[in-house]
RNA sequence: GCCGAAGUAGCUCAGCGGUAGAGCAACUGAUUCGUAAUCAGUAGGUCCGGAGUUCAAAUCUCCGCUUCGGCA
Numbered sequence: 001g002c003c004g005a006a007g008u009a010g011c012u013c014a015g016c017g018g019u020a021g022a023g024c025a026a027c028u029g030a031u032u033c034g035u036a037a038u039c040a041g042u043a044g045g046u047c048c049g050g051a052g053u054u055c056a057a058a059u060c061u062c063c064g065c066u067u068c069g070g071c072a
Stems, first nucleotide, its partner, number of pairs: 001071007010024004018055001026042005048064005
């Protein structure tokens, strides 16, 4: 330099045009003499940035940025 993949909650990931979710972690409560485990609940996100298409974009298109892989 060329090609491809990925970027969403603190972490690992789902979601593939129509209100952003799960597991783990955190917090609160129940249970226990107490802790752990278990159960119930709560909070936590300008979906990497910008522009475009659309009534509507995390999702489609374009331009960037970062990371990873392949080729040279």